RNA sequence: GCGCUGUUAGCUCAGUUGGUUAGAGUAUCACCUUGACAUGGUGGGGGUCGCAGAUUCGAUUUCUGCACAGCGCACCA
Numbered sequence: 001g002c003g004c005u006g007u008u009a010g011c012u013c014a015g016u017u018g019g020u021u022a023g024a025g026u027a028u029c030a031c032c033u034u035g036a037c038a039u040g041g042u043g044g045g046g047g048u049c050g051c052a053g054a055u056u057c058g059a060u061u062u063c064u065g066c067a068c069a070g071c072g073c074a075c076c077a
Base pairs, nucleotide, nucleotide: 001073002072003071004070005069006068007067010026011025012024013023019057028044029043030042031041032040050066051065052064053063054062
């Protein structure tokens, strides 16, 4: 330099050919339970869906560029 894959909650990840309030587990906070702790139960908060632009009535989803990470190839030694 070229190609492919990925980027969604603090962390690990899902998201069904674009559609009306974006989810799970775990963590965290409150409450219940206990003499106290742990476990368990109930509930809450937390997201500019990597960034910018394009297409569309409508984009996490399609297209383009950029950034970051991983893998492969090429080049050099």
A computed fold for a 77-nucleotide RNA from a Selenomonadaceae bacterium, annotated as transfer RNA. Taxonomically the source falls in Selenomonadaceae (Bacteria, Bacillati, Bacillota, Selenomonadales). RNAcentral records the identical sequence in 6 taxa. Rfam family: tRNA. It is recorded under the gene name trnV.